[in-house]
RNA sequence: AACAAUCAAGGCAAUGAAGUCUGCCUGAACUGCCCGGAAAGCUCCGGGAUGAUGACUUCUACCCAAAC
Numbered sequence: 001a002a003c004a005a006u007c008a009a010g011g012c013a014a015u016g017a018a019g020u021c022u023g024c025c026u027g028a029a030c031u032g033c034c035c036g037g038a039a040a041g042c043u044c045c046g047g048g049a050u051g052a053u054g055a056c057u058u059c060u061a062c063c064c065a066a067a068c
Base pairs, nucleotide, nucleotide: 010025011024012023013022016059017058018057019056020055021054033048034047035046036045037044038043
């Protein structure tokens, strides 16, 4: 340096929190998409759209509409 095993658990699923389920990870899983420019193969800058879920339920934030 590489590989393997064991143990305690834990973590993650493009914007917050809780419960349930599913999947994934063991130092990784995860860090989404579109357009333009620069760079030249590492990346950087600007602009734009959807969504607070991986899925279900609830709450909060945002947006739209209605009623009082």